[in-house]
This is a predicted structure of a 349-nucleotide part of an RNA (small-subunit ribosomal RNA, central domain) from beta proteobacterium PEB0167.
Context: one part of a larger RNA
RNA sequence: CUGGGCGUAAAGCGAGCGCAGACGGUUAAUUAAGUCAGAUGUGAAAUCCCCGAGCUCAACUUGGGACGUGCAUUUGAAACUGGUUAACUAGAGUGUGUCAGAGGGAGGUAGAAUUCCACGUGUAGCAGUGAAAUGCGUAGAGAUGUGGAGGAAUACCGAUGGCGAAGGCAGCCUCCUGGGAUAACACUGACGUUCAUGCUCGAAAGCGUGGGUAGCAAACAGGAUUAGAUACCCUGGUAGUCCACGCCCUAAACGAUGACAAUUAGCUGUUGGGACACUAGAUGUCUUAGUAGCGAAGCUAACGCGUGAAAUUGUCCGCCUGGGGAGUACGGUCGCAAGAUUAAAACUC
Numbered sequence: 001c002u003g004g005g006c007g008u009a010a011a012g013c014g015a016g017c018g019c020a021g022a023c024g025g026u027u028a029a030u031u032a033a034g035u036c037a038g039a040u041g042u043g044a045a046a047u048c049c050c051c052g053a054g055c056u057c058a059a060c061u062u063g064g065g066a067c068g069u070g071c072a073u074u075u076g077a078a079a080c081u082g083g084u085u086a087a088c089u090a091g092a093g094u095g096u097g098u099c100a101g102a103g104g105g106a107g108g109u110a111g112a113a114u115u116c117c118a119c120g121u122g123u124a125g126c127a128g129u130g131a132a133a134u135g136c137g138u139a140g141a142g143a144u145g146u147g148g149a150g151g152a153a154u155a156c157c158g159a160u161g162g163c164g165a166a167g168g169c170a171g172c173c174u175c176c177u178g179g180g181a182u183a184a185c186a187c188u189g190a191c192g193u194u195c196a197u198g199c200u201c202g203a204a205a206g207c208g209u210g211g212g213u214a215g216c217a218a219a220c221a222g223g224a225u226u227a228g229a230u231a232c233c234c235u236g237g238u239a240g241u242c243c244a245c246g247c248c249c250u251a252a253a254c255g256a257u258g259a260c261a262a263u264u265a266g267c268u269g270u271u272g273g274g275a276c277a278c279u280a281g282a283u284g285u286c287u288u289a290g291u292a293g294c295g296a297a298g299c300u301a302a303c304g305c306g307u308g309a310a311a312u313u314g315u316c317c318g319c320c321u322g323g324g325g326a327g328u329a330c331g332g333u334c335g336c337a338a339g340a341u342u343a344a345a346a347c348u349c
Base pairs, nucleotide, nucleotide: 004320005319006318007303008302012317014201015200016199017198021194022193023192025088026087027086028085029084030083031082033081034080035077036076037075038074039073040072041071042070049065050064051063052062053061054060091191092188093187094186095185096183097182098181099180103177104176105175106174107173108172109171110154115149116148117147118146119145120144121143125136126135162169163168206247207246208245209244210243211242215241216240220236221235222234223233258316259315260314261313262312263311266294267293268292269291270290271289272288273287274286275285276284277283278281298305299304322349323348324347331342332341333340334339
C1' cells in the first nucleotide's frame, strides 16, 4: 500500500467560514487529454520459461523460440471521465407575502429579596449545630416600623417548550442586527458538496490595566469533630464572581454519534407555519420544518439504534492500530504568565 474500523472496547478535530485539492444534476453537439483497439520501432546479453543439441546421465554448457506486463511514434473508436460550445430546471440561490423565537449588540427602566446606614418602638437574648463552641448583643442586638444607600440576579409564566454553528441565551421597554420556517408564483441557471493549510468564534477558571464589590466564596483565621483532621460541619473572610478593554483557547466543549445527499413499515405527544372538511369546535383530516417517547425490517459483541439511524448507499474531511512509559521529554510555534499545541524513544509487561 491493500485490508479493518471510530455511541459505550483504541478512534469524530469544541464549533463555524473557506482558498487549494477531491467529488459533482439533465440534454445535445464537438474535441480526443484520460480510456479502448490495431500497426511500426524499441524494450542489450546473461537469467527465467518452451523445443532441441553436447559431455555415458544429471548438475553444467550451448542453438533457436517465447516472454519482456513498459515507452515512443502513428492510424482509428467516441460509450464513460475530462475540455469547449449551446441549452434545461428537479440541486443551489434571489425576489414577494406571512409567522415564531431567552439568536446577537447597545441604551433605558421595574419589582421582590439579601446586606449596610439613620431614626422610632422594645428587652435579653440572637445566630449556629448531630450536640456544641468560636461569633453578634445591655456601648441596646435579634424582632418590628419608616426612610435611605448600593451591588448582583431576574420568582411565578416555565415546559419532555423556544432560539443559536457550537460555546451558550431568560424581568420589561426602545434602537441596531444575524439566521430560520412556511405559501404560492416569478427570476438566475449547476452558481453545488466537502475541505489539508488558513481565518473567526469558543463555558468556567486564570492573567494584564482601570473601575466596582450587596450576596456568595478558593486562600487564610478561629471554633468543633477526630488517635490525628492541613477535610467534611460552624463563625468570619481576601482574591474572584460584576463592568470596560486586551489576553488565555482548554472541558465528561457529550448525542461520548463529522458534514452533505438519496432510499427504506408504522404509532403516540409537543412547538412553529400552511391547506381542506364539516356537526363551525377546547373539532377532525392532510402537509411541512423542528423536538421527544415507542417500535417493523435491518443493524449491533451486547446494551441498544431504528425516516432526527448506530439501517441501505454515495462524496469529502478528521482520527485509530496492545497496556504502561506519555499526551510526557526534546525541538518548533503561540502566550505577560499559567500554560496550550505539535509530539517521540529507551525501558517494561
RNAcentral holds the full RNA, with entries from ENA and SILVA.